[in-house]
Context: one part of a larger RNA
RNA sequence: GGCGUAUGGGGGAUGUCUUGGCGCCAGGAGGCGAUGAAGGGCGUGGAAGGCUGCGAAAAGCCUGGGGAAGCCGUCAAACAGGCGUUGAUCCCGGGAUACCCGAAUGAUCGUGCACUGAAUCCAUAGGUGUACGAGGCCAACGCGGUGAACUGAAACAUCUAAGUAACCGUAGGAAAAGAAAGAAAACUCGACUUCCUGAGUAGUGGCGAGCGAAAGGGAAUAAGCCUAAACCGUCUGGCUUCGGCCAGGCGGGGUUGUGGGAUCCAUCAUUGUGGAGUUACAAAUUCGCUGAUCAGAAGAAUCCUGCAGGAAAGCGGAACCAAAGAGGGUGACAGUCCCGUAUUCGAAGAUCAUGCGAGCUCCCGAUGGACACCCGAGUAGGGCCGGGCACGUGAAACCUGGCUUGAAUCUAGGAGGCCCAUCUCCUAAGGCUAAGUACUAACCGACGACCGAUAGUGAACCAAGUAGAGUGAUCGAAAGAUGAAAAGAAACCCAGAAGGGUAGUCAAAAGAACCUGAAACCACAUGCCU
Repeated sequence: GGCGUAUGGGGGAUGUCUUGGCGCCAGGAGGCGAUGAAGGGCGUGGAAGGCUGCGAAAAGCCUGGGGAAGCCGUCAAACAGGCGUUGAUCCCGGGAUACCCGAAUGAUCGUGCACUGAAUCCAUAGGUGUACGAGGCCAACGCGGUGAACUGAAACAUCUAAGUAACCGUAGGAAAAGAAAGAAAACUCGACUUCCUGAGUAGUGGCGAGCGAAAGGGAAUAAGCCUAAACCGUCUGGCUUCGGCCAGGCGGGGUUGUGGGAUCCAUCAUUGUGGAGUUACAAAUUCGCUGAUCAGAAGAAUCCUGCAGGAAAGCGGAACCAAAGAGGGUGACAGUCCCGUAUUCGAAGAUCAUGCGAGCUCCCGAUGGACACCCGAGUAGGGCCGGGCACGUGAAACCUGGCUUGAAUCUAGGAGGCCCAUCUCCUAAGGCUAAGUACUAACCGACGACCGAUAGUGAACCAAGUAGAGUGAUCGAAAGAUGAAAAGAAACCCAGAAGGGUAGUCAAAAGAACCUGAAACCACAUGCCU
């Protein structure tokens, strides 16, 4: 020096555990904000660094309810000083207070009204005041606007990716859509939405890559309405040849496709145990009952001086409850020890919901004939150029935008995938509309052939979006476990507040650099070889 053995050091793997995560389901909720939000700053305790709470009335104040013997949040034990059966601490409801920043606002914008008031006579613009409203934040879901590229096509240009990402606007608890100028081709259906199917079909496509319907059928849910116009009345303004005419407001009327309505005529009917209603269909809602949420309450049943053990819930023996043998805790594994669980009950107050009842409110005609008044105009349609439709210009209908043209009023108009005819269907150019559907930041509950500290969130812990890095946008860690209980090692010795040796605690030092304690690596001792 090497190899081996043994004992240690070192290190923190492994095992076991779980305070934290991840996923999913159900319910409620689906918003907060100028009555100042979300988010921060600074304060606030007897002493006070962080977290939590709170706001100069500052770990709190007042009040109603619950609840019960202890309490003055936590890391974090102790001290000081207090509170409480005249019911504290604590939990729930209501109220008060609520510094500074932040939309941040003594402002700005919008609408109404009033006053004022230029060029310019009236007026208008403008100005001032006042009332009401808006503004900002928030995870996904919605609708709309603008709108890529990588990529695929085994290159690439049409095409694809994709109307995706991103950005912007804006809303709701959902949004959007919606009561046929529809779909179809049957002896047809009958608003919209969503799902299954039809179907990877019909199509489309450098007919490449790819893209990709609809009707019909089956389900979910179901709900239909209001206007414009004709006509009548009324008010205001303008014009007037004083006969009226025009425009606007309001009221009545009217709302449809087997066309409907207006007007005129005729005939019949009428209000009563009538019908309907606050999500559309007109609107203000009030009360009662019922139910839900926001604190809680009751809640069965076991013992042995047995055994080993530090400890019984284990083993052995003997019992009991069960609408409760879910789960957690307790010195090892507990239905019967504790918290709970099944089940039952509960609100002074606040909020909400459906159904019922009452109040209240609204509504009450139809048929036939004549007539030819009305039935949504820069619209439909045409041309050029685009976009959307599964559909890339194609035979390209349909919907829609820009430019340019430009009808008809029921003997009318649109559609049925070029176009024409026949036939069939429907009635555009005004509007509203629940349910079924989408999503889950936050709340509550439950679950998992999900993770178990290099995993699972970046973050299980003493200040995690922390320490730290960066001018900044932004990037971004490491770090869990003594023991059943601190019983956290009095005292003595060496000595340096380090460390160690006795002693003591404990079941065990498991000794705080603390469960287990692998390997690398290091050391002392020793065997063999050299």
Background
Model confidence (mean pLDDT): 82 of 100. Large-subunit ribosomal RNA, domain I from a Planctomycetaceae bacterium, 530 nucleotides, folded computationally. The sequence was found in a public genome assembly. NCBI's taxonomy places the organism under Bacteria, Planctomycetota, Planctomycetia, Planctomycetales, Planctomycetaceae.